RNA sequence: GGGCCUAUAGUUUAACGGUAAAACACCGCUAUCGCAAGGCGGAGAUGGGGGUUCAAUUCCCCCUAGGUCCA
Numbered sequence: 001g002g003g004c005c006u007a008u009a010g011u012u013u014a015a016c017g018g019u020a021a022a023a024c025a026c027c028g029c030u031a032u033c034g035c036a037a038g039g040c041g042g043a044g045a046u047g048g049g050g051g052u053u054c055a056a057u058u059c060c061c062c063c064u065a066g067g068u069c070c071a
Stems, first nucleotide, its partner, number of pairs: 001070007010024004018054001026042005047063005
C1' cells in the first nucleotide's frame, strides 16, 4: 500500500427495512438481628459523516478504531 471481517448499555451477546431484546453488573424496594443469595421494580446503548427509503442497527459510500490475509 491492497483485499476481507468487525464496531449496539459498564461487560458479553441478540435484533425479516417497521416500538432496539437479554444475561451479568449498577440503583431502589422486599426479606434478615445483619450480610449474601432469592423475589419485585428502575436507569442505562446502535463509532463519526453522508446517501437510498414513507421509515435504516439493518442497504450503499467515505472516515475512524480493531482483527485477519497478501505484498